A computed fold for a 470-nucleotide part of an RNA from a Candidatus Woesearchaeota archaeon, annotated as small-subunit ribosomal RNA, 5' domain. The sequence was found in a public genome assembly. It matches the Rfam family "Archaeal small subunit ribosomal RNA".
Context: one part of a larger RNA
Formats: sequence, structure tokens, C1' cells
RNA sequence: GGUUGCUGCUAUUAGGGUUCGACUAAGCCAUGCAAGUUCAGGGGUCGUAAGACACCGGCGUAAUGCUCAGUAACACGUUGAUAAUCUGCCCUCAAGUCUGGGAUAACCUUGGGAAACUGAGGCUAAACCCGGAUAGGAGAAUCGUUCUGGAAAGAAUUUUCUCGCAAAAGCAAUGCUUGAGGAUGAGACAGCGGCUGAUUAGGUUGUUGGUGGGGUAAUGGCCCACCAAGCCCGCGAUCAGUAAGGGCCUUGAGAGAGGGAGCCCUGAGAGGGGAACUGAGAUACUGUCCCCAGCCUUACGAGGUGCAGCAGGCGCGAAAACUCUGCAAUGCACGAAAGUGUGACAGGGGAACCCUAAGUGCUUAUGUUUAACAUAGGCUUUUGCCAAGAGUAAAUAUCUUGGAGAAUAAGUGGUGGGUAAGACGGGUGCCAGCCGCCGCGGUAACACCCGCGCCACAAGUGGCAACCAG
Repeated sequence: GGUUGCUGCUAUUAGGGUUCGACUAAGCCAUGCAAGUUCAGGGGUCGUAAGACACCGGCGUAAUGCUCAGUAACACGUUGAUAAUCUGCCCUCAAGUCUGGGAUAACCUUGGGAAACUGAGGCUAAACCCGGAUAGGAGAAUCGUUCUGGAAAGAAUUUUCUCGCAAAAGCAAUGCUUGAGGAUGAGACAGCGGCUGAUUAGGUUGUUGGUGGGGUAAUGGCCCACCAAGCCCGCGAUCAGUAAGGGCCUUGAGAGAGGGAGCCCUGAGAGGGGAACUGAGAUACUGUCCCCAGCCUUACGAGGUGCAGCAGGCGCGAAAACUCUGCAAUGCACGAAAGUGUGACAGGGGAACCCUAAGUGCUUAUGUUUAACAUAGGCUUUUGCCAAGAGUAAAUAUCUUGGAGAAUAAGUGGUGGGUAAGACGGGUGCCAGCCGCCGCGGUAACACCCGCGCCACAAGUGGCAACCAG
């Protein structure tokens, strides 16, 4: 000098942009909202009808949003590879959509319970569930042949055997099933790269490898039985500490150093810990079950709850905003569509966060010691104020036109040296106090406090802390 956070005093406006409980407590939460949609799948209830309502079914709820606790790891970055894999919705191509049956919610009757909720009997539908058919397909074995390729364990083809397991309709729009391919997304694998400590030197027993199996969409000690004794390490294993990683950000001429909050990508988490279910996809923030800690209700038998979503509250702190408006735009979910939902998002409110630009007047005469100030008069109108219109989902802002009026607008720090600016006045008297450092103050203080003058910067200007440069 620059940057970031906090803080004192002060503050007129416009344009643009950013951020705002990251640092401390991944501490705890009252209240409201944050994920629904579909009747052109179905049976009902109400209704004259239009329509409305709950239920079954479908799709979605694995996205969006929040946070950075854990993690030194294929978590991330980059380059490969999958000859070891899956992929709902979407696109392309081909073929099909036949037949028979069953249950259950809603509803009715009834029981238990304070409630949350839950049991029994009876009726009913479907794109709900099940059996059969056909087709394709899957698996195993087999002798060869062809193709791609670095390499067949891949693809195609011949024969045999086994399984046989597809469908949902509709006038139609549109669906549903099977096979092949694509796109998108994801899983798993490998090379290299990026923290500190040796006052951590040995570590490891599913450990390292093999055979055979189990499991998975899929390779593999991922898991298991048996066999062998390996594997990592001074190019730092193991252990300990710290830490989400990157794009980037700050500073610097650069090399570098410091940082990783915000925005974007990836990862991880949802009070702490564990488990699976459903599903194309989760081991699932506002799903389920169990344990732990906390809180709430209770008729004491039993239940409920999870703001690291948006607001808001308490606590912690030097430290951080409104319990606002709207789905008008963009996007997402559902729907044939109209549309519905959306604290994503858009928009407003609050905060001296940054950059840019402008203003706080100009002029005549007189007076005072120039500058400046005071008095009297004139000029201009950025901004501010008033009125009308446009603007907007509605407002705010903003824009256009008009009106009166210099009116509505300057502070902060310093003044002994470093270091620009007082040997001015008063007060104090080693007191009160100042001071980054040197140093001032004990009766004439250029250094403390007040006033005046002056200096620096200016809607800002000082202080504290941290980082880079010098």
C1' cells in the first nucleotide's frame, strides 16, 4: 500500500453489482408455510345439472433447497478403461396386446381406546393381483466357421436339452408388453496430482495370494470353506494432529505466499447410532423400524416430535435482515389439455458491503485585515418537495410533463518529532490524562482538557484483529 471482519463519530442523491448466523453451538426450537398432481384408470357419496368430496390405482416425493460435522480417502482433480455393469421418463426400429379367475379399500353392521389409532363380519370395481396360451427371450452343453479388436471371455451362425416367466385396454387421442439400438444419468476399476509431525519405525491375520463356492446390475477376501505365507515400509508404511476437494479468491512486477464463506461442479450429512423395505434409482432432510439423549401430551394403560428448508425465537458470541408479496416471468412435478402446486424462483423491506458519477450553489454592491464572512438585491434548479400520467401480478423503484423555492444537504481525524499543519488564549500542576515508537505532564505545557486558527481526506473518516506485498 492492498484485502477481509468487527467497531466509534457522521451521512444528500443517482446508476451498477455483491453479500448478509460461514468463523462461536452439525446447540435447542413455539407458530405458519416449504410436494403434490391426475376423474380422459376405477367403484362410490352429495348435487336437477355444472361440479365437489373422500377412497383404490398411476406418476412424482432419490429433484429442487440447506449445511460442511465426518472424511488424508479413488473423497476430489485430470487422463484412461468397463473384454466386469445398470438406466424410470425421452427418441428410433420390429412384433404383439388372446383367454380364464380372485381379492380388497371406499360403503354397511359392529367391537376396543382418553387420544393417536385399531380389530371383526358382509358387498363391490379397475390400468390392483393370479392361472393358462402364443411369441420373443433366458440358461446349459456341443463340433466347427465368420466378424470386430492390442487381446475373445464379445457378436453372429448349426444342433440338442431345460425354464417358459409378456401384456391393459380404448371409438379415437393415447396407452401396455417383448426384442434391438440411441440419448441421459449412475455404479465399480486404474495411472498421476495436491497438508503437517520421526520428540510416531516398524505395521498387517481376511492380513497377501490361490482353488472352489455364495452374493451383487457388475469385478473383487465383498463374504465363506480349504491351501500356501505372503503383503506394505526410510521414494516415510503405521500412528497422531488438522482438513470436505476443485473451478476459483486475496496479494504480488513475477516466482510465490495465504485462503477455500458466498456463486458453479463433485462428495458427504439430516438430533447421535444402526437396519432394511418400496422402487429404474434411496439404504431416503419434511418415509418405516430399533436403540440412545432431549422435549411435549396423557384418563398413567399409552402416544407424539426432529428448522444444517423460508421467515421467526432462545442460547452462544465482537459478529449477521421481514414471522413481507406473488406464481405475472424462468424452471420443476402431475395432467390430453385447461390448469393445480412450488418460502425453487421472481419481487419488495432492512444493513455506511464494493465500484462509478454528481451535488451541498453562482453573482452584484457595501462593510470587516486578503482569503473568507456578514447585510441587501439578482440568477440557476442537479437533488429534495407537490400534482397528473406511464410503469408493475400488486406495489416500490424508475420514466414523462408541469409548479413554487437557495431553498433540503459536511463531517472525521490530526496540529512536539517521524509527518502536512500553532512557540495562539484559558484550565490543570508527575494530578487528571496523552502516547503504534521516541516521549509529554512536578505553575508561563507548541505534546493533557476546552476554545479559536490551521492541515489531510471527504459522504465519509478514525480505531482493533487477520492475510499478502514492501